c-di-GMP-I riboswitch aptamer from Clostridium collagenovorans DSM 3089, 86 nucleotides, folded computationally. Lineage of the source: Bacteria > Bacillati > Bacillota > Clostridia > Clostridium collagenovorans. RNAcentral records the identical sequence in 2 taxa. The coordinates come from a structure-prediction model, not an experiment, and the mean pLDDT is 84. Rfam family: c-di-GMP-I riboswitch aptamer. The literature on the family includes a 2007 paper in Nucleic Acids Res by Weinberg et al., "Identification of 22 candidate structured RNAs in bacteria using the CMfinder comparative genomics pipeline". Its family is annotated with cyclic-di-GMP binding in the Gene Ontology.
RNA sequence: UAACUAAAUAGGCAAACUUAGAGAAAUUUAAGGACGCAAAGCCAAAGGGGCUACAGUUUUUAGAACUACGCCAGCCAGUUGCCGGA
Repeated sequence: UAACUAAAUAGGCAAACUUAGAGAAAUUUAAGGACGCAAAGCCAAAGGGGCUACAGUUUUUAGAACUACGCCAGCCAGUUGCCGGA
């Protein structure tokens, strides 16, 4: 230095839920709150995967199907970073 991940130090993030808002929805913002996370940092049309379907198209008695440059990074991959024993 690289891979890797024990301990410790300094810390970091913040699930569910509640309240108030945004959105057609998925979801998201703020405050509270901690389930947990060695990347629960970054990255979403121009890696994969998942969710929603206002509008649109097709079909249809009701309805249903398709569709993302909408959404998800706490799904995988990619990428950057703290500590440093075996």